[in-house]
RNA sequence: GGACUCGUGGUCUAGGUGGUUAUGACGCCAGCCUUACAUGCUGGAGGUCAGGGGUUCGAAUCCCCUCGAGUCCA
Numbered sequence: 001g002g003a004c005u006c007g008u009g010g011u012c013u014a015g016g017u018g019g020u021u022a023u024g025a026c027g028c029c030a031g032c033c034u035u036a037c038a039u040g041c042u043g044g045a046g047g048u049c050a051g052g053g054g055u056u057c058g059a060a061u062c063c064c065c066u067c068g069a070g071u072c073c074a
Base pairs, nucleotide, nucleotide: 001073002072003071004070005069006068007067010026011025012024019057028044029043030042031041032040050066051065052064053063054062
């Protein structure tokens, strides 16, 4: 330098062919439980869906560019 795959809360992850409110688990916070801790139960906060632009009535999803990660080729 070229090809391909990928980027979604703090971490991991779901999201067949675009559709109305982005899913779950772990973690965090609060309450219940306990003498207390842990476990368990309930509730809550936390996402510019890597960034920008485009297509569309409508984009996490499609297209382009940039950034980053990985694999392969040279």
The RNA shown here (transfer RNA) has 74 nucleotides and comes from Candidatus Methanorbis basalitermitum. The coordinates come from a structure-prediction model, not an experiment, and the mean pLDDT is 80.